The RNA shown here (c-di-GMP-I riboswitch aptamer) has 75 nucleotides and comes from a soil metagenome.
[in-house]
RNA sequence: GCAAAACCGUCGAAAGACGGUGACGCAGAGCCACGGGGCUACCGCGGAAUUUCCGCCAUGCUCGCCGGGCCGCCA
Numbered sequence: 001g002c003a004a005a006a007c008c009g010u011c012g013a014a015a016g017a018c019g020g021u022g023a024c025g026c027a028g029a030g031c032c033a034c035g036g037g038g039c040u041a042c043c044g045c046g047g048a049a050u051u052u053c054c055g056c057c058a059u060g061c062u063c064g065c066c067g068g069g070c071c072g073c074c075a
Stems, first nucleotide, its partner, number of pairs: 001026002006021006024064001030070003034067003037062003044056005
């Protein structure tokens, strides 16, 4: 210097993001979803059969899961 969980508010279909409070941690917890992993499933597709349920699907999210890339601070 940053700020996990939790709580409150806003946005979102959700995952989650942002703001506030708050510190579990981090000496790149800065940035980039490029590779792998993880999370979600509005739309779409398929099925059931009834206004809902189930399965599949990333184009959504995660850089505080790992790797890679970019630019850096202090000693």

The model forms 100% of the base pairs in the Rfam consensus. Its mean pLDDT, the model's own confidence on a scale to 100, is 85.